[in-house]
Molecule: small-subunit ribosomal RNA
Organism: metagenome
RNA sequence: AGAGUUUGAUCCUGGCUCAGAACGAACGCUGGCGGCAGGCCUAACACAUGCAAGUCGAGCGAGAACGGUUCUUCGGAACUUAUUAGAGCGGCGCACGGGUGAGUAACGCGUGGGAAUGUACCCUUUGGUACAGAAUAGCCUCGGGAAACUGGGAUUAAUACCGUAUACGCCCUUCGGGGGAAAGAUUUAUCGCCAAAGGAUCAGCCCGCGUGACAUUAGAUAGUUGGUGGGGUAAUGGCCUACCAAGUCUACGAUGUCUAGCUGGUUUGAGAGGAUGAUCAGCCACACUGGAACUGAGACACGGUCCAGACUCCUACGGGAGGCAGCAGUGAGGGAUAUUGCGCAAUGGAGGAAACUCUGACGCAGCCAUGCCGCGUGUGUGAUGAAGGCCUUAGGGUUGUAAAACACUUUCAAUGGUGAAGAUAAUGACGGUAACCAUAGAAGAAGCCCCGGCUAACCUCGUGCCAGCAGCCGCGGUAAUACGAAGGGGGCUAGCGUUGUUCGGAAUCACUGGGCGUAAGCGCGUGUAGGUGGCUAUUUAAGUCAGAGGUGAAAGCCCAGGGCUCAACCCUGGAAUUGCCUUUGAAACUGAAUAGCUCGAGUAUCGGAGAGGAGUGUGGAAUUUCUAAUGUAGGGGUGAAAUCCGUAGAUAUUAGAAGGAACGCCAGUGGCGAAGGCGGCACUCUGGACGAUUACUGACACUGAGACGCGAAAGCGUGGGGAGCAAACAGGAUUAGAUACCCUGGUAGUCCACGCCGUAAACGAUGAGUGCUAGCUGUCGGGUCUUUAUGAUUCGGUGGCGCAGCUAACGCAUUAAGCACUCCGCCUGGGAAGUACGGUCGCAAGAUUAAAACUCAAAGGAAUUGACGGGGACCCGCACAAGCGGUGGAGCAUGUGGUUUAAUUCGAGGCAACGCGAAGAACCUUACCAGGACUUGACAUGCCUGUCACGGAUCGUAGAGAUACUUUCCUUCAGUUAGGCUGGACAGUGCACAGGUGCUGCACGGCUGUCGUCAGCUCGUGUCGUGAGAUGUUGGGUUAAGUCCCGCAACGAGCGCAACCCUUGUCCUUAGUUGGCAGCACGUAAUGGUGGGAACUCUAAGGAAACUGCCGGAGUUAAUCCGGAGGAAGGUGGGGACGACGUCAAGUCAUCAUGGCCCUUAUGUCCUGGGCUACACACGUGCUACAAUGGCUCCUACAACAGGUUAACCCCUAAAAGAAGUCCCAGUUCGGAUUGUCCUCUGCAACUCGAGGGCAUGAAGUUGGAAUCGCUAGUAAUCGCGUAUCAGCAUGACGCGGUGAAUACGUUCCCGGGUCUUGUACACACCGCCCGCCACACCAUGGGAGUUGUUUCUGCCUUAAGUCGGUGAGCCAAUCUGGCAGCCGCCCACGGUAGGGGCAGCGACUGGGGUGAAGCCGUAACAAGGUA
Repeated sequence: AGAGUUUGAUCCUGGCUCAGAACGAACGCUGGCGGCAGGCCUAACACAUGCAAGUCGAGCGAGAACGGUUCUUCGGAACUUAUUAGAGCGGCGCACGGGUGAGUAACGCGUGGGAAUGUACCCUUUGGUACAGAAUAGCCUCGGGAAACUGGGAUUAAUACCGUAUACGCCCUUCGGGGGAAAGAUUUAUCGCCAAAGGAUCAGCCCGCGUGACAUUAGAUAGUUGGUGGGGUAAUGGCCUACCAAGUCUACGAUGUCUAGCUGGUUUGAGAGGAUGAUCAGCCACACUGGAACUGAGACACGGUCCAGACUCCUACGGGAGGCAGCAGUGAGGGAUAUUGCGCAAUGGAGGAAACUCUGACGCAGCCAUGCCGCGUGUGUGAUGAAGGCCUUAGGGUUGUAAAACACUUUCAAUGGUGAAGAUAAUGACGGUAACCAUAGAAGAAGCCCCGGCUAACCUCGUGCCAGCAGCCGCGGUAAUACGAAGGGGGCUAGCGUUGUUCGGAAUCACUGGGCGUAAGCGCGUGUAGGUGGCUAUUUAAGUCAGAGGUGAAAGCCCAGGGCUCAACCCUGGAAUUGCCUUUGAAACUGAAUAGCUCGAGUAUCGGAGAGGAGUGUGGAAUUUCUAAUGUAGGGGUGAAAUCCGUAGAUAUUAGAAGGAACGCCAGUGGCGAAGGCGGCACUCUGGACGAUUACUGACACUGAGACGCGAAAGCGUGGGGAGCAAACAGGAUUAGAUACCCUGGUAGUCCACGCCGUAAACGAUGAGUGCUAGCUGUCGGGUCUUUAUGAUUCGGUGGCGCAGCUAACGCAUUAAGCACUCCGCCUGGGAAGUACGGUCGCAAGAUUAAAACUCAAAGGAAUUGACGGGGACCCGCACAAGCGGUGGAGCAUGUGGUUUAAUUCGAGGCAACGCGAAGAACCUUACCAGGACUUGACAUGCCUGUCACGGAUCGUAGAGAUACUUUCCUUCAGUUAGGCUGGACAGUGCACAGGUGCUGCACGGCUGUCGUCAGCUCGUGUCGUGAGAUGUUGGGUUAAGUCCCGCAACGAGCGCAACCCUUGUCCUUAGUUGGCAGCACGUAAUGGUGGGAACUCUAAGGAAACUGCCGGAGUUAAUCCGGAGGAAGGUGGGGACGACGUCAAGUCAUCAUGGCCCUUAUGUCCUGGGCUACACACGUGCUACAAUGGCUCCUACAACAGGUUAACCCCUAAAAGAAGUCCCAGUUCGGAUUGUCCUCUGCAACUCGAGGGCAUGAAGUUGGAAUCGCUAGUAAUCGCGUAUCAGCAUGACGCGGUGAAUACGUUCCCGGGUCUUGUACACACCGCCCGCCACACCAUGGGAGUUGUUUCUGCCUUAAGUCGGUGAGCCAAUCUGGCAGCCGCCCACGGUAGGGGCAGCGACUGGGGUGAAGCCGUAACAAGGUA
């Protein structure tokens, strides 16, 4: 200090998540030692038992038991023990110490001040301490009661109580006066007592400032606010009371509700901040719940009292007792928190003169890895890199110097011994502890989490969207570094992980330190409070700055030093404590006061511009309706129609009338207005802005929470008006539907007046104001200047472009989104939701203010590359058009689907499956079915055993055959160490293994199809951009072409295009057999038959030739195009091979190869027979036809590619064409299906199921609906021929030649493609994305008749205890201003009753919301999303 996550990629915004630190923690696994700390966060829930506050005999009376001494009448008595025990009176303490955090949002706490107070014990000082008296506990006695307890009587003491006296000082006072003390103990010494003054300490009270949330809590208050008198208190005060006044608090947040003890500190953070308030320390509050007082210096009292309530316990049922939020401990609650320990030795406290007693405060020990700190679990050497494990490419690698082994050490723990400090005399719980010494032995001592990225660390097996993991992103559907295990590795270590919480990272609430055009500017203005504010001078000193003083407790943090062996821990000192208060000074700035100024602002005067506003009139065009006329059959409307109007006379035309609404041209990124908005003309009233000029006022200003006003359209109310238009509605269309788009009608409404509503994409999606920061150019209004112009300049508006700067980019750019200041408003992930509830407003509709639960890891902005568009532009293609011929109708062939079947094997499925794999299923093929057989196998290799060859021919039996059994004959290897030893072969049995056309083409290789022979696809360097990317490759021309030229921040290059290759077209050269033969010769009936020649054809090898090379025109002087010449061929001459980057998880595991999985007496192998050939049907591809451009008969001519082992020999030959004849438009002399019969061929075998032929038979069909296919020249069409496969089988496939056309104006449209551009919410890329209703499941939530609980308020009733007031005939006392009981009254807790308010739980039913691999209906949005 950052990282992951939105996208195909990018930048930004923005949330979520992680890495860090901390904890009074808990849970899981594990666990050696010590030190120092810490330990009910939950039920302020209930508590058994023990202990936690007593002490004083030097205040008082009384006083046992046991023991001792003396005496004794032996019954006992006295003394002692004895200042006895246990009680009582009295004093002091019990208000401290200890616990807890319920309540409390408060002078409670923190901090700093203040005046009207008290203060036991303590300190200092002064003075005093005289006299007298009456009681009462205890004890004794008599009673009541179960007990707790209690009543009567008698008697007694005091430092208990009371009176008198005295009183400098004290208190009260009407200033005359009045009132009030004391206690003794003791041998001394001394300790006490009373009064007063001062101090110290502690406590009470008051004030400034600070100290939570919610405004969906906006008004609160009746002792309330103040005064006077009185009361009360230690003391001020409505603290209380009577009277008087009507105040007081509040937007700087009163009141209410919810939450909470506050602080020093702790934790985190760079800090500022945030969170927190365990332990330790200060303060407060509380003590079962509520109320109350008493005593006292102090309490309204944790271990006191009284009352009420709940609960528990005892009870003889009449009554009583109790309060662990003290220390232990128990139950309960909970994820969770310890011993019913030792001791007063230390420190401190209470009492006491003291000894001492008490002290669960405290000091210690016990339990717990709860935390922090320290130590150990060994050290060194040790390679054949042992064994084992794991992996492996089978070689090795790794675990790993790790182990073993050898040599050493003993910290800690263990055992034994010595043995502190803590206490300066005694006294040590801890404790035989710490520490030290000795002894033995590596001996007793390592785990946890993680290993996909973030994040350090990787392999194998198992599993197969299962089991599971997960903090986020996400893993898992048969090769998982992500699940589980193992090996290995990484991290930390007596701990390690997980969970929870806090801060951090998060600049993600931004003071430090953010934003608001596209997340966030109120629709606009006026203006209150508030905030901010021009120039000059003087004064002041609130802010500000400086100095000094006080305070800011200690502890903690920080620094320095010191003590425990170190550290944690502890001690000492310093610094700090950023704050508050007091005081002294300064005077620049802000504030305040005063005096001035004119530039901000305003006023006056003059001038012109304008759809600024309101009202009243008025005008023409048009629509509609009505009247009249002319006139006749249609009109209207649409993509096309229909509804509709019209022979009762429409539409059209003419004239007239009525009525309402809106104002053409001018008209303009022109004008005006704050915005909404404003448009014929005239008049009246009226607002604002602008320019110019001088004069005046003298900061009067800016902004503006609340508030008030204005505010399009629609809507609402009342009353008018209503021509056109037009929600709703009706009808007609469209459609699968059409509650729409289109059409015909049509009502509210639109208009006017008055009143509401108060919202809009109320937008410049840009708040207002001021200043500053290059320009250029248009336009509106006004002014100035001159050289009077298409000029210059100035002020105010309104536009375009553009620099700096800003911005994520797009863009903004003197009209800022730039640089600054002032003020206001607003934002903080998406959804739920601008919704619910509550409030306010409204007649309503609704508006405004405005959440949460729950849910997701995104949602979003801008730009980029693609893809797509029922977007645009340009271009191309048998794409359309122009033509020719077909398919679709018939019969047949063939393939497919479907159906059937024991099986009809499998694959291929839009183009790009369907005469396809299959260049040929009767058996075989064959993979399928039925039946029958085999099991190391039909085939390969190796091991073991045996034999020696092997093999060939053959007879018979059984069988469907495979096969099993059997007969006969022929033949019988090579080497050799002479051993079945080697090679080889066969057989047998078993083991390894063979075998699989079984699965996965979505695990793969290879091959192939397709877009597409379309012209594209990329790279290097440079440049531009934050970046993805762009540029180049775009543009202007041109081409078949990213072909070429020109231009250009690009310059070059690669894969494609083209060319190079084959073939064909012309010529030349060479060669001349099996081919050819002119000329010469021979021969024949005839024939290259022969000699010969090599001219020609031809054959097959090599060359030539074509390059826009030449000419003209067009074009940019280019590329190129058009025309021409020459030429066999002319603009890539024709054809072929050749297929860029990539797309389709395209096809193929059944050509082959191959990972993984599966079968192994079968999913393998062999055999016979069957099937792949089925047949209501549907589709594709073909053949043959429907005839006369023809059929039939006869005659006759001309090929090429091939194949057969070879260049032409032989096989070997065409058909259409041509010639002659016949048929005469018919289901025919067309057509040939189907069927009968007889043959032929192939083959073991033609039944299922071959081909051909003869005779006979002679079906459909008379040119084919919607639709659809091929083809641009030697092409289509037509004619035949050949070959592969093959025993046989072609209408198919692949080739060959013969004859040989028509048409192309052109690119609007259909299809496909290319380039540029545009939009996009798509990127699995339109076969995309995505919305809403319904149905189902789950979740949270609103309403809800009500119901339950809690809290609070008001009125009334009742009123305990108690204070206070009154009375007090009774009692006590009487030396009195006496006391008490009782009674009466005020207040009052709990309770009761009535009625409100708040909050929460449940709730039939109901509303919407969210979530959920494969439900239904449509298709609203994203492209012009098909109606923007």